Transfer RNA from a Candidatus Bipolaricaulota bacterium, 72 nucleotides, folded computationally. It was read from a public genome assembly. Taxonomically the source falls in Candidatus Bipolaricaulota (Bacteria, Bacteria candidate phyla). The prediction has a mean pLDDT of 83. It matches the Rfam family "tRNA". Gene Ontology term of the family: triplet codon-amino acid adaptor activity.
């Protein structure tokens, strides 16, 4: 330098053109003599950045940024 893939909650990851979810973690409550476990509720997101297409983009297209792998 070229190609492919990845980027979504604190962490690990789903997800779909129509107001974004799970597990773990965190906070509160229930339960217990107490703790763990269990149960319930809750907080937590510019969906990497910019532009384009569209009535509407996290999703499609282009460029950029960061990372992984392959080739040279």
């Nucleotide at each position: 330098g070229g190609g492919u893939c990845u980027a979504u909650a604190g962490c690990u990851c789903a997800g779909u053109g129509g107001u974004a979810g799970a597990g773990c973690g965190c906070g509160c409550g229930c339960c217990u003599g107490a703790u763990a476990a269990g149960c319930g509720c809750g907080a937590g997101g510019u969906c990497g950045g910019a532009a384009g297409u569209u009535c509407g983009a996290u999703u499609c297209u282009u460029c950029c940024u960061a990372g992984a792998c392959c080739c040279a």